[in-house]
C1' cells in the first nucleotide's frame, strides 16, 4: 500500500416520531428523539432505481418529454478514523 472489520479505544453520525421552518410536493433546514451505520462522510453533470410537479400521447393499463428530490435503494468515483486476522 492493498484487502479485510473480530475485540476495543477515542469519538461521529441519527431513521420513525414530535416541534419550528422554507416548498405547489417530492423533500429541505433547525431543535427535540434513536431505528440503525465502519463511510449513515462527499458525488444526481458516472451508470441504474424510486419520488414529485407539469405537459403531451394513450388501447384508461401505461409511455414519453422537461422540473425538481432521495448518497438511510444499489452499483461506481473521491476523501477517512481505529484495528485483530
Nucleotide at each position: 500500500c492493498u484487502g479485510c472489520g473480530a475485540a476495543a479505544a477515542g469519538g461521529g453520525c441519527a431513521a420513525a416520531c414530535c416541534u419550528g421552518u422554507c416548498g405547489c410536493a417530492a423533500g429541505g433546514c433547525a431543535g427535540g428523539g434513536a431505528c440503525g451505520c465502519a463511510a449513515a462522510g462527499c458525488u444526481a453533470u458516472a451508470g441504474g432505481g424510486c419520488c414529485u410537479u407539469u405537459c403531451c400521447a394513450u388501447a384508461u393499463a401505461u409511455g414519453g418529454g422537461a422540473u425538481g428530490g432521495c448518497a438511510g435503494c444499489c452499483u461506481g468515483g473521491c476523501c477517512g478514523c481505529c484495528g485483530a486476522u
Predicted 3D model of an 85-nucleotide RNA (c-di-GMP-I riboswitch aptamer) from a Bacillota bacterium.